[in-house]
Context: one part of a larger RNA
């Protein structure tokens, strides 16, 4: 390289949108570019292959035939691909009518709890641990009652429940706003799928500027433990955690499983919407679509397991892997305020 692969052995980009490109539904006509086929020319000779011949044979030499395939020109074929024209509605989308939802953004409001402050009651302890001590307390703590301040998070409901592309989203109300789902007709008429580059979003930590700071808590200090204890335990405690604006762009960003479409036994839960039957009704039973779980057939798989939410059977497109270490390092480039991130080797060694 031909290949073979990517849940766990190396390997699915964190996610989405989308440019080029690749691929693309049903049926008709035209063209004939790809495709198929005939002819002509050319592809020097030598060589190779085959049939002969000559040096005693062979190597070698000579004669003849053949020469795939390519390219150009030209005649034809039209199933498929392509292009064009005029259509279709099963893909895709729009309108209409519904119901669900922690989807997003902004504003306002609420109660429980912790801490602190003020005042009252009250007196010697409190706190903490395996046991202690550091610590707090007669300048009146802890406990308890009343009032106040401030910040952060929203118990129960809560559920292999819901929503979102992923990251993620949970007190209440209002405003603005996105998406999916169901139902029935109507409309557009392939408008689709994927997507190199590119763009946007992207937990936590971290960075810059300005606020804020209750609790928690890297660093740090102290007390213990211990041979030591730069830890585990305890008492304190600063960044940070919160808000606004900007940056960073990474995670076991996981279902360790890229996206789309079609097909392939069932059983049992649950969420949303619809239809049917029975019922006064809650509801039960049957059933369709869309999600979300468990079990399981065929099949797949090294096994574990997966199994209509596939890791089954197929097609299309993208990304990625190719022994371990060296190494996600060096160098270069790009981005970044920095931290660093992206891209990403080799020598050498086993």
């Nucleotide at each position: 390289u031909u290949g073979g692969g990517c849940g766990u052995a190396a390997a699915g980009a964190g996610u989405u949108c989308g440019u080029a490109g690749g691929c693309g539904g049903c049926a008709a006509a035209a063209u004939a570019a790809g495709u198929c086929u005939g002819g002509u020319g050319u592809u020097a000779a030598a060589u190779c292959u085959c049939g002969g011949a000559g040096c005693u044979c062979a190597a070698c030499u000579c004669c003849g035939a053949a020469c795939a395939g390519g390219c150009a020109c030209u005649g034809g074929a039209u199933a498929c691909u392509a292009u064009u024209u005029a259509g279709c509605u099963a893909g895709a989308g729009u309108a209409c009518a519904g119901a669900a939802g922690a989807g997003g953004c902004a504003a306002g409001g609420g109660g429980a709890a912790u801490u602190c402050c003020u005042a009252g009651u009250g007196u010697a302890g409190c706190g903490g641990u395996g046991a202690a001590a550091u610590g707090c307390g007669u300048a009146g703590a802890u406990a308890u009652u009343a009032g106040g301040a401030g910040g952060a998070a929203c118990a129960c409901c809560a559920g292999u429940g819901g929503c979102g592309u992923a990251a993620g989203c949970g007190c209440c109300u209002u405003g603005c706003u996105g998406g999916g789902c169901u139902g029935u007709u109507a409309c557009u008429g392939a408008c689709g799928c994927u997507g190199a580059g590119g763009a946007a979003c992207g937990a936590a930590a971290g960075c810059c500027a300005g606020g804020g700071g209750a609790g928690c808590a890297a660093a740090u200090g102290g007390g213990a433990u211990u041979a030591g204890a730069u830890a585990c335990c305890c008492c304190a405690g600063u960044a940070g955690u919160c808000c606004u604006g900007g940056c960073u762009g990474u995670a076991a960003a996981c279902g360790a499983u890229g996206g789309a479409u079609a097909c392939u036994a069932g059983g049992u839960g649950u969420u949303g919407c619809g239809g049917g039957u029975a019922u006064c009704g809650a509801u039960c039973c049957c059933u369709g679509c869309a999600g979300u779980g468990c079990c399981g057939u065929a099949g797949c798989a090294a096994a574990c397991g997966c199994g209509u939410u596939a890791a089954g059977u197929a097609u299309c497109c993208c990304g990625c892997c190719u022994g371990g270490g060296g190494a996600g390092u060096a160098c270069g480039c790009a981005c970044g305020c920095a931290a660093g991130u992206g891209u990403g080797a080799a020598a050498c060694u086993c």